[in-house]
RNA sequence: GGAUGUGUAGCUCAGCGGCAGAGCGACUGACUUUUAAUUAGUCGGUUCAGGAUUCGAUAUCCUGUGCAUUUG
Numbered sequence: 001g002g003a004u005g006u007g008u009a010g011c012u013c014a015g016c017g018g019c020a021g022a023g024c025g026a027c028u029g030a031c032u033u034u035u036a037a038u039u040a041g042u043c044g045g046u047u048c049a050g051g052a053u054u055c056g057a058u059a060u061c062c063u064g065u066g067c068a069u070u071u072g
Stems, first nucleotide, its partner, number of pairs: 001071007010024004018055001025043006048064005
């Protein structure tokens, strides 16, 4: 340099073109002598960037770019 895959919450990851979600996490309360555990709630997103298609894009197409694998 080429090819393939991948980029979504602080982390790990889902998400038939139509409300952006789960687990973990953080915070607040209850319980407890305290920690932990349990339990009720709250917080959390420029869906990598730009453009195209579409009534509508996280999902399709193009370009760029980070990462991983592979090839020479």
Molecule: transfer RNA
Organism: Candidatus Hodgkinia cicadicola